[in-house]
RNA sequence: GGGUGUCUAGCUCAAUUGGUUAGAGCGCUUCGCUUACACCGAAGAGGUUAGGGGUUCGAGUCCCUUGAUACCCA
Repeated sequence: GGGUGUCUAGCUCAAUUGGUUAGAGCGCUUCGCUUACACCGAAGAGGUUAGGGGUUCGAGUCCCUUGAUACCCA
């Protein structure tokens, strides 16, 4: 230099061939339970879906571009 994959909650990951409200587990907060802590139970908070642009009635999903990262080729 060329090519391919990945990027979604604090972490690990889902999300059906583009469809109406983006979820799970762990973690975090509050309450209950306990002498207290842990476990357990209940409730809750937390997301510019890496950044930007485009297509579409509608984009996490398709296209372009930038960045990060991994791998392959030279």
This is a predicted structure of a 74-nucleotide RNA (transfer RNA) from an Anaerolineae bacterium. It matches the Rfam family "tRNA". Rfam describes the family as follows. Transfer RNA (tRNA) molecules are approximately 80 nucleotides in length. The organism belongs to Anaerolineae, within Bacteria. Its mean pLDDT, the model's own confidence on a scale to 100, is 81. The sequence is in RNAcentral, with records from ENA.